This is a predicted structure of a 530-nucleotide part of an RNA (small-subunit ribosomal RNA, 5' domain) from an uncultured organism. The RNAcentral record of the full RNA draws on ENA. Rfam family: Bacterial small subunit ribosomal RNA. Its family is annotated with structural constituent of ribosome and ribosome in the Gene Ontology. Model confidence (mean pLDDT): 85 of 100.
Context: one part of a larger RNA
RNA sequence: GAACGAACGCUGGCGGCGCGUUUUAAGCAUGCAAGUCGAGGGGUAGAGAAUCUUCGGAUUCUUGAGACCGGCGAACGGGUGAGUAACACGUAGGUGAUCUGCCACGAGGUUGGGGAUAGCCCAUGGAAACAUGGGGUAAUACCGAAUGAGCUCUUUUUACUAUGGUGAGAAGAGGAAAAGCGCUUCGGCGCUGCCUCGUGAUGAGCCUGCGGCUGAUUAGCUUGUUGGUGGGGUAACGGCCUACCAAGGCUGAGAUGGUUAGCUGGUCUGAGAGGAUGAUCAGCCACACUGGAACUGAGACACGGUCCAGACUCCUACGGGAGGCAGCAGUGAGGAAUAUUGCGCAAUGGGGGAAACCCUGACGCAGCAACGCCGCGUGGGUGAAGAAGGCCCUCGGGUUGUAAAGCCCUGUCAGGUGGGAAGAACCCUCUGCAAGUAAAUAGCUUGCGGAGCUGACGGUACCACCGGAGGAAGCACCGGCUAACUCCGUGCCAGCAGCCGCGGUAAGACGGAGGGUGCGAGCGUUGUUC
Numbered sequence: 001g002a003a004c005g006a007a008c009g010c011u012g013g014c015g016g017c018g019c020g021u022u023u024u025a026a027g028c029a030u031g032c033a034a035g036u037c038g039a040g041g042g043g044u045a046g047a048g049a050a051u052c053u054u055c056g057g058a059u060u061c062u063u064g065a066g067a068c069c070g071g072c073g074a075a076c077g078g079g080u081g082a083g084u085a086a087c088a089c090g091u092a093g094g095u096g097a098u099c100u101g102c103c104a105c106g107a108g109g110u111u112g113g114g115g116a117u118a119g120c121c122c123a124u125g126g127a128a129a130c131a132u133g134g135g136g137u138a139a140u141a142c143c144g145a146a147u148g149a150g151c152u153c154u155u156u157u158u159a160c161u162a163u164g165g166u167g168a169g170a171a172g173a174g175g176a177a178a179a180g181c182g183c184u185u186c187g188g189c190g191c192u193g194c195c196u197c198g199u200g201a202u203g204a205g206c207c208u209g210c211g212g213c214u215g216a217u218u219a220g221c222u223u224g225u226u227g228g229u230g231g232g233g234u235a236a237c238g239g240c241c242u243a244c245c246a247a248g249g250c251u252g253a254g255a256u257g258g259u260u261a262g263c264u265g266g267u268c269u270g271a272g273a274g275g276a277u278g279a280u281c282a283g284c285c286a287c288a289c290u291g292g293a294a295c296u297g298a299g300a301c302a303c304g305g306u307c308c309a310g311a312c313u314c315c316u317a318c319g320g321g322a323g324g325c326a327g328c329a330g331u332g333a334g335g336a337a338u339a340u341u342g343c344g345c346a347a348u349g350g351g352g353g354a355a356a357c358c359c360u361g362a363c364g365c366a367g368c369a370a371c372g373c374c375g376c377g378u379g380g381g382u383g384a385a386g387a388a389g390g391c392c393c394u395c396g397g398g399u400u401g402u403a404a405a406g407c408c409c410u411g412u413c414a415g416g417u418g419g420g421a422a423g424a425a426c427c428c429u430c431u432g433c434a435a436g437u438a439a440a441u442a443g444c445u446u447g448c449g450g451a452g453c454u455g456a457c458g459g460u461a462c463c464a465c466c467g468g469a470g471g472a473a474g475c476a477c478c479g480g481c482u483a484a485c486u487c488c489g490u491g492c493c494a495g496c497a498g499c500c501g502c503g504g505u506a507a508g509a510c511g512g513a514g515g516g517u518g519c520g521a522g523c524g525u526u527g528u529u530c
Base pairs, nucleotide, nucleotide: 001530002529003528004527006526007525008524009523010522013376014375015374016373017372018371020368021334027331028330030329031328032327035072036071037070040069041068046063047062048061049060050059051058052057079287080286081285089211090210091209092208093207094206095205098204099203103200104199105198106197107196108195109194110193111145113143114142120135121134122133123132124131125130151174152173153172154171155170156169157168158167159166160165179192180191181190182189183188214258220250221249222248225247226246227245228244229243230242231241232240262284263283264282265281266277267276268275269274289310290309291308292307293306312323313322314321315320340366342365343364344363348362349360350359351358352357379409380408381407382406389400390399391398392397413471415466416465417464418463419462423457428452429451430450431449432448433447434446435445436444437443474519475518476517477516478515479500480499481498485514486513487512488511489510495502496501
């Protein structure tokens, strides 16, 4: 000198864009943060209408929550950095050792049956959480059967080839499915699904070379350890696991153990080389009260799932139960220190749905804080009797100083009044045309045009007008380094200080004043890095 997720002191007008618990991965009241589908299924409470009525109600029709079965999602998105010195990350490769829901393309299929169960009704236990028994019911829930080119497995022939790769052939064995809606001339057609196979896309698993901390006051480490064979296990290779066999494997080019630490793109600094760093944003990893485990599933060993153990908090009828903010706000605690229990799904994106739509503390916005960067303003011109006052003085004067006043103007920002956006295009509705179905110009489906509808921010940005210089300047420093000097007070005192050093009676170094210098809505101090 530059920089900062900064803090502190003094001061503080406005706007834009960013950014904001670096400490206790300590504890959490409250609300919200993951649902959706009635075009998969049965169907109820309630509401409305009609009929009957012994006035209690009953039946039928329409509508219809909540809950339940089922599907998809909940493995994304969001948070944090504890752990981790490791194939965790970065980079370059391998997978002839692998998987991949939804999506795209291609081929084929979707036949015919069965038994349950929740909801519901009845009963019982319990303070509660919840649990048990009986009866009856549906499905795109569950289970057989049929068919099956290609698919899988076994045996086998053959060509190419790179270990389990690709192609062609033979024999045997095995394995699928689910329907719903719309239109209909009842023949069927269309849409959304379902099953099998192939290809792709996307995502993921595994393996390898190289690279990036510290100390030898850590020198030896290792028994599933190193390798082999058989077996098991996995989507998959493998001591991944197991039985047996061999005795190996790593290490001074630093093994093993210890300390520290998420890694990277980047960021800061520097002419560069390098050094430091890893907030925000982006990629990867790890974690979700602590430890362990599996289940479901295409995918988890699963933040707002399950089970076990532990600590803590809460409820209890003392028998037993409930919970997990390192999601968004918020609370108290720690700390030098870090914000609202806000608005909206209008946009972008995500989940579900045929769609309308629903959900979304992701996100878009607003609020708070000079925390940072950038921009603007606090007025402009003129004005010498160089006014008054202050300060200094050699008492002549000098300086503050064109500074003020006065005169002439301007109108940014703030204030008031009026107007007032872009961000919106989809979806959907209406309408026109074309195609398919069809006898049809109805209907239905699809495509292409036109019109209408939808804004949290927000009456915001922006524009015009109103009035009037009116509401808007401070902080540090002035001995040298280092730009800027005098007077008074003090008297090695009080004090200053980054280093050198000032202060003991004329202190340019302390305190005040006048003046000056620097920066300016900031200026200084402290801390840290180069």